[in-house]
The RNA shown here (SAM riboswitch aptamer (S box leader)) has 100 nucleotides and comes from Calorimonas adulescens.
The model forms 97% of the base pairs in the Rfam consensus.
The coordinates come from a structure-prediction model, not an experiment, and the mean pLDDT is 87.
NCBI's taxonomy places the organism under Bacteria, Bacillati, Thermoanaerobacterales, Thermoanaerobacteraceae, Calorimonas.
Order: sequence, then C1' cells, then structure tokens
RNA sequence: CUCUUAUCAAGAGUGGCGGAGGGACAGGCCCUGUGAAACCCGGCAACCAGCUUUGCAUGGUGCUAAUUCCUGCAGAAUGGAUAAUUCUGAAAGAUGGGGG
Repeated sequence: CUCUUAUCAAGAGUGGCGGAGGGACAGGCCCUGUGAAACCCGGCAACCAGCUUUGCAUGGUGCUAAUUCCUGCAGAAUGGAUAAUUCUGAAAGAUGGGGG
C1' cells in the first nucleotide's frame, strides 16, 4: 500500500507543556488567545494477547467537543412541490483482528 472481517448513538481532565491552528476530503456548520495542533501525565473502553475466563485491566493498540459533527450516492415515506423533513441501505473514513 492492498484484500478481508468486526465495530462506529455509550464512555473518558478546571492537569502539565506548547503557542495557532483544528474538526480525513468537498460543501456546510462548529471548536479555538476564557489557549488550537503536537507531546507528557491522567482517564475511558475492552479489539488482540495474557490470566485463576458470565470476569480481570497485566501487555499491544485505540480513543478522550459536537452520532464517524451534518450532508455528499441510491431508494422509500410525508408533502401541492423539482422546497423541506424523516427513515433505510450503500460509498467514503476511522480503529482492531486476519491475509497478500
């Protein structure tokens, strides 16, 4: 990098450090000097491993604003409607496990 599979409505800080960005992409809409990202500590969770296996939280990841922040494609319902709203399923993305 790619294929496959499971999950994605819950949960998690008045900390340190740092100084301007961040929320994948596009469009929205947000967060942010009342301090962004990154890093450290703390915390949450329980995918893999481990173990004394309805569990523990020891190791490996992961996560720690907003449903994966919302929509992006297709279908359906309501509707006078090519408005709008709602629902379902994809796609895309994220994370873990397995394979190439």